[in-house]
RNA sequence: AGAGUUUGAUUCUGGCUCAGAACGAACGCUGGCGGCGUGGAUAAGACAUGCAAGUCGAACGCUGGCUGUGGAGUAGCAAUAUUUCGCAGUCGGGGUGGCGUAAGGGUGCGUAACACGUGGGUAAUUUACCGUGAAGUUCUGGAUAACUCCGAGAAAUCGGAGCUAAUACAAAAUGCGAUCACCGAGGGACAUCCUAAGGUGGUUAAAGUUGGGGACCGAAAGGCCUGAUGCUACACGAUAAGCCCGCGGCCUAUCAGCUAGUUGGUGGGGUAAUGGCUCAUCAAGGCAAAGACGGGUAGCUGGUCUGAGAGGACGACCAGCCACACUGGAACUGAGACACGGUCCAGACACCUACGGGUGGCAGCAGUCGAGAAUUUUUCACAAUGGGCGCAAGCCUGAUGGAGCGACGCCGCGUGGGGGAUGAAUGGCUUCGGCCCGUAAACCCCUGUCAUUCGCGAGCAAAUUCGUUCCGAUAAUACCGGAACGGCUGAUCGUAGCGAAAGAGGAAGGGACGGCUAACUCUGUGCCAGCAGCCGCGGUAAUACAGAGGUCCCAAGCGUUGUUCGGAUUCACUGGGCGUAAAGGGUGCGUAGGUGGCGAGGUAAGUUCGGUGUAAAAUCUCAUCGAAUACUCUCUUGCUAGAGGUUUGGAGGGGGGACUGGAAUUCUCGGUGUAGCAGUGAAAUGCGUAGAUAUCGAGAGGAACACCGGUGGCGAAGGCGAGUCCCUGGACAACACCUGACACUGAGGCACGAAAGCUAGGGGAGCAAACAGGAUUAGAUACCCUGGUAGUCCUAGCCCUAAACGGUGCACAUUUGCUGUGGGCGGAUUCGACCCCGCCCGUGGCGGAGCUAACGCGAUAAAUGUGCCGCCUGGGAAGUACGGUCGCAAGAUUAAAACUCAAAGAAAUUGACGGGGGCCUGCACAAGCGGUGGAGUAUGUGGCUCAAUUCGAUCAACGCGAAGAACCUUACCUGGCCUUGACAUGUGGGUGGUAGAAGGAUGAAAGUCCGACGAACCCGUAAGGGAAGCCUACACAGGUGCUGCAUGGCUGUCGUCAGCUCGUGUCGUGAGAUGUUGGGUUAAGUCCCGCAACGAGCGCAACCCUUGUGUCCUGUUGCCACCGGGAUUAAUGUCCCGAGCACUCCGGACAGACUGCCUCGCUUCAACGGGGAGGAAGGUGGGGAUGACGUCAAGUCAGUAUGGCCCUUACGGCCAGGGCUGCACACGUACUACAAUGCCCGGUACAGAGGGAUGCAAAAUCGCAAGGUGGAGCAAAUCCCCAAAGCCGGGCCCAGUUCAGAUUGUCGUCUGCAACUCGACGGCAUGAAGCCGGAAUCGCUAGUAAUGGCGCAUCAGCUACGGCGCCGUGAAUACGUUCCCAGGCCUUGUACACACCGCCCGUCACAUCAUGAAAGCCGUUUGUACCCGAAGUCAUUUCGCUAACCGCAAGGGUGCCGAUGCCGAAGGUAUGGACGGUGAUUGGGAUGAAGUCGAAACAAGGUA
Repeated sequence: AGAGUUUGAUUCUGGCUCAGAACGAACGCUGGCGGCGUGGAUAAGACAUGCAAGUCGAACGCUGGCUGUGGAGUAGCAAUAUUUCGCAGUCGGGGUGGCGUAAGGGUGCGUAACACGUGGGUAAUUUACCGUGAAGUUCUGGAUAACUCCGAGAAAUCGGAGCUAAUACAAAAUGCGAUCACCGAGGGACAUCCUAAGGUGGUUAAAGUUGGGGACCGAAAGGCCUGAUGCUACACGAUAAGCCCGCGGCCUAUCAGCUAGUUGGUGGGGUAAUGGCUCAUCAAGGCAAAGACGGGUAGCUGGUCUGAGAGGACGACCAGCCACACUGGAACUGAGACACGGUCCAGACACCUACGGGUGGCAGCAGUCGAGAAUUUUUCACAAUGGGCGCAAGCCUGAUGGAGCGACGCCGCGUGGGGGAUGAAUGGCUUCGGCCCGUAAACCCCUGUCAUUCGCGAGCAAAUUCGUUCCGAUAAUACCGGAACGGCUGAUCGUAGCGAAAGAGGAAGGGACGGCUAACUCUGUGCCAGCAGCCGCGGUAAUACAGAGGUCCCAAGCGUUGUUCGGAUUCACUGGGCGUAAAGGGUGCGUAGGUGGCGAGGUAAGUUCGGUGUAAAAUCUCAUCGAAUACUCUCUUGCUAGAGGUUUGGAGGGGGGACUGGAAUUCUCGGUGUAGCAGUGAAAUGCGUAGAUAUCGAGAGGAACACCGGUGGCGAAGGCGAGUCCCUGGACAACACCUGACACUGAGGCACGAAAGCUAGGGGAGCAAACAGGAUUAGAUACCCUGGUAGUCCUAGCCCUAAACGGUGCACAUUUGCUGUGGGCGGAUUCGACCCCGCCCGUGGCGGAGCUAACGCGAUAAAUGUGCCGCCUGGGAAGUACGGUCGCAAGAUUAAAACUCAAAGAAAUUGACGGGGGCCUGCACAAGCGGUGGAGUAUGUGGCUCAAUUCGAUCAACGCGAAGAACCUUACCUGGCCUUGACAUGUGGGUGGUAGAAGGAUGAAAGUCCGACGAACCCGUAAGGGAAGCCUACACAGGUGCUGCAUGGCUGUCGUCAGCUCGUGUCGUGAGAUGUUGGGUUAAGUCCCGCAACGAGCGCAACCCUUGUGUCCUGUUGCCACCGGGAUUAAUGUCCCGAGCACUCCGGACAGACUGCCUCGCUUCAACGGGGAGGAAGGUGGGGAUGACGUCAAGUCAGUAUGGCCCUUACGGCCAGGGCUGCACACGUACUACAAUGCCCGGUACAGAGGGAUGCAAAAUCGCAAGGUGGAGCAAAUCCCCAAAGCCGGGCCCAGUUCAGAUUGUCGUCUGCAACUCGACGGCAUGAAGCCGGAAUCGCUAGUAAUGGCGCAUCAGCUACGGCGCCGUGAAUACGUUCCCAGGCCUUGUACACACCGCCCGUCACAUCAUGAAAGCCGUUUGUACCCGAAGUCAUUUCGCUAACCGCAAGGGUGCCGAUGCCGAAGGUAUGGACGGUGAUUGGGAUGAAGUCGAAACAAGGUA
């Protein structure tokens, strides 16, 4: 610090997701040790049991035990025993009294509040214990608990009588002082006021306990003295608390108005104290858009987590404050409480009960149950720290200190170290060679952390206090203060630590491995099982599932889940946006608010700097003090540049009202006139002989205003268009003067606001929703046509919305230009204007900088800035539901959520596509010639059939693989056989009279069984050994079995179409573009010109082969002109030989053609095109080979090769027979025909290219023929196989024929082991359909089509009429590119990119999910009114009771009980509000591989 994900790719917008850190966590797997932390987040649910607050005898009395001691009694002679009364000490018990129990500890219910934080105020207050100062501590009295007795009760507990003490209670005295009243010099302040020397008067206090003691007094106690402590009143301090105030910190406006003690005054009351805190009375106030009131949620803070920070989220542990203590209410005591382990009342719950009545409160520490994903021991100790009490010792202390449990967290350590290669084995992979695990292990040598065993063994401890000694003080060896020495005290703990011993011995897992994201292979599975944070994996080769090996990461942990922050600049203060991505309000006026020109002065609030305080911490933030005054605020005073006013002037469909006008449509009347009119793609409905349309005249009525008319004008927008008049708004220009910041924006508010719609009344010509009819159509509730009502128009009133758009809020300022146009003014010129130049205000086009994701905007900004307002935050659900407001209604406005998706979107790019456009090409059409489609046959395919009819191929299959299925082929079927196999390699064993094998048996054959005979290699004399071969066993062979969607190779197709790309440069953020586009031209991206391109590659063309002309060379097997010889003939001639290479020809090498020359055209000193000359050939001369980048998962695993899978006595191998040839039918490709340009017969002429040895075969000969016999010659320019159409002559005479030949019969020939299924050919006989072929469709542009024959491959033969070649004869036509098809280039639109065979919408049907409405029902909470009214404070109080004081007494006073009143919790009644749950039925919504109906959108999407 970023990354993944929308697309074919790109840039942007925008959401989703990930990597990080954290946690009081939980869950899964695993788990060695230690240290420090941490642990009920849910049910403030209920709690058994134990403990958590007591202490003081130096306040007090009583009582029990023990010890010591004294007295007395009893028994006894006595010792002694025992009883009793005292005293002292000590240990208890319950009680009075004091202090404490208001702290400590727990929890977070409530609370949106002065609760908290922060800073102040208290001149409006209190404060036990503590400190300091100063004063006092006198005297007296009456009770009471305990206890004893009696009584009630189950208990808890209570009543009566009697005795008693105090530091309990009460009275009195004194009064430093305090306080009250009055007087009051002086001083101070903040509004009420405060302080204060002094004076007079009133009121007001106490308690003792204890240590020591020389003299004196006293019988003693004691007095007395002295010390300590306590008590009383006061002042100050400290500590703690109360109250008040400024500021700060949640959500919600779908909560907009709230409030009667309410706001304030006066006067009482009350409090420690201010105050409506409370009451009486008077006034009518108080709060609120800076959010009152209401609703929801929540303890607040220091801080914690995260973050670069600013922020965001949170508020466990620790610390501060607050609130609470079963729920609600209340007060008492007290310094302090309205009190967690106190009281009273009510309620719920639980327990005890003798049923009468009682008791209880773990949100203290442990612990239990419950609910929950989930949170520990019913532990030790007061040794330390701290607290309470006490003089102290000490006691108490679940505060605290420790231990235990839990990997809950953080941190540390260990699980060994070194050497060790036959690189062991297992395992895994493998290209079978090897590689990995891997120095890893084994093995050898070491070490000893932790754990284990044994032993030693700190520190937390110093005090209080006790003892001794000394010093100070003192009368004092008491006490007190200080010092020294000594003694006592450890829960944790025999812990930490140290030492020794033994032995590598006891100690490693979890997750991941497609990308993000570090880490890869095998096997299994086969859209199954499963995975998944996002994208996405899985349909037979899964690095994504599962297992394994390996690797990576972390490690006593590792992952998962949840939550928070981050990344997210994705709420943007730092730090975002709004033309098209989400987003400018429809427009104006204007309130609050925000912002605001120039100059001077005052103040100093903001601001800047410094000091002080507070706070744990102050650079900044809080308070306070001081200094400064540029800017801002504020106050005062000026200015004129902003703004406004006055004057003059012209422009304008600006607005409102009244009046007027002509054209046109329709209608009415009349005339003329006759058969149609109207309408459409074509029609029909409709109108018309009752006279339409057309035409002329007259009239009626309503609406709209042609031309002018213009990216021209006006208006805020909506909007405004005939003319005239009246009323009226605004803008603009010019020149002066006036006011003096009066300004800009504008939440709410007010006004205006197209069309449609609504209400009432008019009006109604044309047009025209709805509706009707006619067409179209599969349908047509549409598009088209004929009609037609609301409405459109007017008046009055509503509605308030639009793609209300420049999709661009208003205002001001600044910033290069060019060019139109409207209005005004000026300059120059003119007689006056126009043209021209300049300025201002509008309104357009283009364009620079700049901006923008791009498109684009560009002085009329989307540039650069300022001010203010509105709005946005992924798509859908949804501008919907509910609630509110408005409306007559329709509806408008404000405006969510559940749920669901990983996208939705903007701009641009390349393609593809279009029932978009332009240009061009092609036997594409047209013009021609000949076919196919009709017939018969052949052949292939589909289908059907079959045991099998083997398989593949389907525009680009179909006379295709197959250049040849009778057996074989053969892969298929039936049946019979073989199992290391028909074939290859290796190993082990056997045999080696072995291999082989005549022959025989059986059988359809294969096979099985028998088998005379019988070789032969190497070493060795031989014996023998080895080896080939054979047999056997095992590895393996074999498979035309599957996958062409795992592949190689080859091929088809677009297409012999002219295209496809690259390097560098340039342009663009980029995908990409440019080049390759444009103007011409070409068969061609062929060439030329132009051009930010310049070059290049694969294609085109050429080079290659063949053919056409010539030259040269070579002459045998070719040739024979000339020359010679021979044979033959009447002769021409023919044949042979020699000689020869002239010619032909074979072969080879060259030449030739290049738009080179002329001319014309083309805008071009061009390419090129037309014509011409020359030439054998002329504009790529003809033909062939040659097939760019790529597309179709095109074809082929059956040609071969090949990965994987499958079969292995069979899916392999052998054999026989059958099948591939099967036939109601359909299609393709061919052949032969239908005839006279023909057929038949006879005669006769001319080829090329090929083939030939198991071959081609001549002559001769036989047969009508197929063919037979024969065998010359030839491994071939030598020999052999070799034309037909044509030409000449004759016949046929238009007919199912002398056409056509299918079919069938019969006789033959040939090949072959074998022609039945199932060969070819021949002879004779038979003689079918067919007389030129519907819709439709194919080929061909010249040596082509058409037509004629010949050859070859395969092959024993052949179904060849097929295929591949060869030569002969040899045409017609092309105006042209509108249309069909295919293709190329440019351009345009696009929501397509699997690319139009695309994408995609809505209803219906089914399933699931969430949600709205709904008669109601239920619950929670809250308001109002009323009823009842506990406890209790306060007030009042007849009767009753009453120790202290007063009084001689009576009695009084005081107090208590009781009663009454106000208030008052719970409860009840009635009636509202808010929220939630549920609800028959119902509404829409979302989602769901293959449902139905249509075809709405995307291209002109077929009606934009």
Molecule: small-subunit ribosomal RNA
Organism: metagenome